RNA sequence: GGGCGUGUAGCUCAGCGGGAGAGCACUCGGUUUACACCCGAGCGGUCGCUGGUUCGAAUCCAGUCGCGCCCACCA
Numbered sequence: 001g002g003g004c005g006u007g008u009a010g011c012u013c014a015g016c017g018g019g020a021g022a023g024c025a026c027u028c029g030g031u032u033u034a035c036a037c038c039c040g041a042g043c044g045g046u047c048g049c050u051g052g053u054u055c056g057a058a059u060c061c062a063g064u065c066g067c068g069c070c071c072a073c074c075a
Base pairs, nucleotide, nucleotide: 001071002070003069004068005067006066007065010024011023012022013021018055026042027041028040029039030038048064049063050062051061052060
């Protein structure tokens, strides 16, 4: 330098044009003598960033940044 994959809640991930979600974690309540387990509720997001397409973008396109893998070149 070229190619591919990946970036979504504190963590692990799903979602691939029209409600941003699950599990764990955290908070509160129930249960218990108490703790744990279990049950219920709640909190938490500019979907890496910028621009474009579209009536509408996490999703499609372009650029760019971080991370991982492969290839090539130089020394």